Predicted 3D model of a 90-nucleotide RNA (Glycine riboswitch aptamer). The sequence was found by an Rfam model in a public genome assembly.
[in-house]
Parts: sequence; structure tokens; C1' cells
RNA sequence: AUGUGGCUCUGGAGAGGCCCGGCAACGGGGACCGAAGGUGCAAGGCGGGUGACCGCUGAAUCUCUCAGGUAAAAGGACAGAGUGAGGCAG
Repeated sequence: AUGUGGCUCUGGAGAGGCCCGGCAACGGGGACCGAAGGUGCAAGGCGGGUGACCGCUGAAUCUCUCAGGUAAAAGGACAGAGUGAGGCAG
């Protein structure tokens, strides 16, 4: 150099603007969604066992739906562009 992470801008899906109580705050109920976060694991790797096999480890936009969400706004995985000092890798 480059990568990663940070910051700024742009794009960015899904799903009851549900029902009941309440002036409201809020409380309760059932339905639904997956793309913050989180759970689970295939091959592979490591270990044990003569062996069948067992244990540990092990990815995702897959899976679950704990959390979150179901008009707009906000948030939003991910993608593109920009950015300057420092950190990490190199």
C1' cells in the first nucleotide's frame, strides 16, 4: 500500500395504525415478522475409545423467536461512496 474497526452521507425488507379495560399514563389478551442483539448446528478440527461411538470446538441473510419489531418517524442486517488522526493486523 491494503484490510479491519470508527465517523459522515445514500440505498435498505418483513409483519394486526389488532382486541379488551382506562380521561390519560398504563395494564391485559391473542395474531404475526426477522435484517439490531442473542440461541441452536453441518462439514471440518481436537481429544477419548479395539470398535460401534462419545466429548469439546465449530458459519450463515439458515434456525429459534429470548430480546426486538408489525402506519409514518425512529431503528435496521447488509451494500455503495466519502473521511481524518489514532488503534489492531500487515